[in-house]
SAM riboswitch aptamer (S box leader) from a Crocinitomicaceae bacterium, 107 nucleotides, folded computationally. Lineage of the source: Bacteria > Bacteroidota > Flavobacteriia > Flavobacteriales > Crocinitomicaceae. The coordinates come from a structure-prediction model, not an experiment, and the mean pLDDT is 83.

RNA sequence: AACUUAUGAAGAAAGGUGGAGGGAUUAGGCCCGAUGAAACCUUGGCAACCCUCGCUCAAGAGAAGGUGCCAAAUCCAAUCUCGAAGUCAUUCGGGUAAAGAUAAGUU
Numbered sequence: 001a002a003c004u005u006a007u008g009a010a011g012a013a014a015g016g017u018g019g020a021g022g023g024a025u026u027a028g029g030c031c032c033g034a035u036g037a038a039a040c041c042u043u044g045g046c047a048a049c050c051c052u053c054g055c056u057c058a059a060g061a062g063a064a065g066g067u068g069c070c071a072a073a074u075c076c077a078a079u080c081u082c083g084a085a086g087u088c089a090u091u092c093g094g095g096u097a098a099a100g101a102u103a104a105g106u107u
Stems, first nucleotide, its partner, number of pairs: 001107007013043005021032003026077001028076002044070003049066002051062003074099001080095006
């Protein structure tokens, strides 16, 4: 990097450095940010994929270790589709695709 499988409305922040952006992508929306963005460091926490215990499996329990994560549903939307409302502009709700994220595995 590619592929396969699983998961996504739950959960979890303080300090230091820094100094203007950030929320993956997007000519959209809506937010966060000088009461301090990104990034880095320290400490803390969440979760339970791998993992540990359960003789094995399962139920169940755990959190030492490997990852991950700690505004908002993956912030919402996006493709296709079903339904409802309508002042016919659009709005609302359901399902689904794509993309992306994380884990485990394969090449």